[in-house]
Molecule: c-di-GMP-I-GGC riboswitch aptamer
Organism: Planctomycetota bacterium
RNA sequence: AGCGAAAAAGCUAAACCCGUCGCGAGGCGGGGGCGGAAAACCAUGGGCCUCCCACCGGGAGGUCGCCAGGUUGCCGAAA
Repeated sequence: AGCGAAAAAGCUAAACCCGUCGCGAGGCGGGGGCGGAAAACCAUGGGCCUCCCACCGGGAGGUCGCCAGGUUGCCGAAA
């Protein structure tokens, strides 16, 4: 560099419930644990979702646990 174990140490945390913020998608905190070797970070391209408008379209947002790309990173069996 590459690969990812019926390994170890830690990490993260879906649905659902409670609180809170937001018109909303959804965010944050607590419980929870389906999962994850980038399920860490960046909305850059595509997708999906929300709100708005003067709607062949445009604007403002959300999602990286949908895919791609970029940045950084724990552990170490086999091939």